[in-house]
RNA sequence: UAUGCAGGCCGGACGGUCGCGCGGGGCGGCAUGCCGGCCCCGUGAGGAAAGUCCGGGCUUCUAGGAGCGGGAUGCCGGCUAACGGCCGGGCGGGGAAACCCGACGGAAAGUGCUAUAGAAAAGGAAACUCUAACCAGCGGCCCUGCCGCCAGGAGAAAAGCUGGAAAGGUGCGGUAAGAGCGCACCAGCGCGCUGGUAACGGCGCGGCUUGGUAAACCCCAUCCGAAGCAAGGGCAAAUAGGCGCACAAUGCGGUUCAGCUCCUCCGUGUGCGCGGGUAGCCCGCGAAGAGGCCCGCGGUGACGCGUGUCCAAGAUAAAUGGCCGUCUUCAAAGACAGAACCCGGCUUACAGGCCUGCUACGGC
Numbered sequence: 001u002a003u004g005c006a007g008g009c010c011g012g013a014c015g016g017u018c019g020c021g022c023g024g025g026g027c028g029g030c031a032u033g034c035c036g037g038c039c040c041c042g043u044g045a046g047g048a049a050a051g052u053c054c055g056g057g058c059u060u061c062u063a064g065g066a067g068c069g070g071g072a073u074g075c076c077g078g079c080u081a082a083c084g085g086c087c088g089g090g091c092g093g094g095g096a097a098a099c100c101c102g103a104c105g106g107a108a109a110g111u112g113c114u115a116u117a118g119a120a121a122a123g124g125a126a127a128c129u130c131u132a133a134c135c136a137g138c139g140g141c142c143c144u145g146c147c148g149c150c151a152g153g154a155g156a157a158a159a160g161c162u163g164g165a166a167a168g169g170u171g172c173g174g175u176a177a178g179a180g181c182g183c184a185c186c187a188g189c190g191c192g193c194u195g196g197u198a199a200c201g202g203c204g205c206g207g208c209u210u211g212g213u214a215a216a217c218c219c220c221a222u223c224c225g226a227a228g229c230a231a232g233g234g235c236a237a238a239u240a241g242g243c244g245c246a247c248a249a250u251g252c253g254g255u256u257c258a259g260c261u262c263c264u265c266c267g268u269g270u271g272c273g274c275g276g277g278u279a280g281c282c283c284g285c286g287a288a289g290a291g292g293c294c295c296g297c298g299g300u301g302a303c304g305c306g307u308g309u310c311c312a313a314g315a316u317a318a319a320u321g322g323c324c325g326u327c328u329u330c331a332a333a334g335a336c337a338g339a340a341c342c343c344g345g346c347u348u349a350c351a352g353g354c355c356u357g358c359u360a361c362g363g364c
Base pairs, nucleotide, nucleotide: 001360002359004358005357006356007355008354009353010352012327013326014325015324016323017322018321020044021043022042023041024040025039026038027037028035029034030033046336050347051346053345054344055343056342057341058228059227060226061225070224071223072222073221074220075089076088077087078086079085090104091102092101093100094099105219106218110217111216112213113212114211129156130155131154134153135152137149138148139147140146141145168186169185170184171183172182173181187209189206190205191204192203193202194201195200232283233282234281235280242274243273244272245271246270247269251268252267253266254265289311291310292309293308295306296305297304298303
């Protein structure tokens, strides 16, 4: 120096002031346990609080067990409460390197698919092409036979052609023409020895050989009950239906009327209690947990164990904000973004900035 690589961290600090939520205390008010009143003290968003994609805690449902079905995962070993996460390793691919990426089990259990093109898209190849060695046929001759023609039988799968893919690849030999027919190297498969817990690696041998596709069905292995804090529980105005008790048909209510009374007309059981459980309130709900940090020990590591220490948002239409000053700064405090039961991950967004290690090139 690099539009290099990897990992970690910050996401303004301090003070003042005015507000808001929550907790505690005091005062005050009244309806006497409450307050949307006043004062003081404490405390108040994130690295992703996000997407809600995985996993777990917690809660409710199900008497117990098994199976079918369904879903997820998928090289090997480990970590963990668990995981589809993480760590280490293998294999494959990319990069000059640091390093990065990979749904990475099985296609020799079965079924399907393999467009167009092409003869043929897979238990196996043509009507194209090659071959006159063999059989048949025809002809010739110097006639025990030899030579020539001929692709009917027969042999071949090399060439050409199509395609993403064509029956292992390349080369040499071989042959009538050919072919793993033979050989060398390479790929694949199997076996043996060997290193490794394993995935897999190394070496040797063998017969020559099996198209691709499982993010198609499927097979194999492992795991998974469902719904979710609007879970779930408590207190409890009101309403309906229900139960009990008491009272009541010359009753009660309405209409009408300025008011009262009567007639006509209309409607009808009433009251209290239990119970019910809507509104509302409370719990769940945060002083607590698979928590953070330091140090030590074990481990390559994820992580584990031990000691010490730290830690108080808890709202519900939902507070966590505004302004000023100082500092840092070239300047300025702006980017992405707002808790809603909790935790571990993954993914996505992000102005600006800091630290560590490594690679390559150049200079001293």